The prediction has a mean pLDDT of 81. The RNA shown here (transfer RNA) has 71 nucleotides and comes from a Candidatus Woesebacteria bacterium. The sequence was found in a public genome assembly.
RNA sequence: AGGGGUGUCGUUCAGUGGCAGGACACGGGUCUCCAAAACCUGUAACGGGAGUUCGAUUCUCUCCACCCCUG
Numbered sequence: 001a002g003g004g005g006u007g008u009c010g011u012u013c014a015g016u017g018g019c020a021g022g023a024c025a026c027g028g029g030u031c032u033c034c035a036a037a038a039c040c041u042g043u044a045a046c047g048g049g050a051g052u053u054c055g056a057u058u059c060u061c062u063c064c065a066c067c068c069c070u071g
């Protein structure tokens, strides 16, 4: 320099245009003499910008960060 991939709660992963979910973690509760475990419940996120669309995490462009390949 060229090509490809990834970016979503604190962490790790889903989500092929129509309410953004799971597990762990965290907060609260039940249980217990206390705690752990178990069970119930809650909080919390789409890398930045622009475009298309009635509607974008999803499609397009661009930028940023990281990873891989070629030279």
Stems, first nucleotide, its partner, number of pairs: 001070007010024004018054001026042005047063005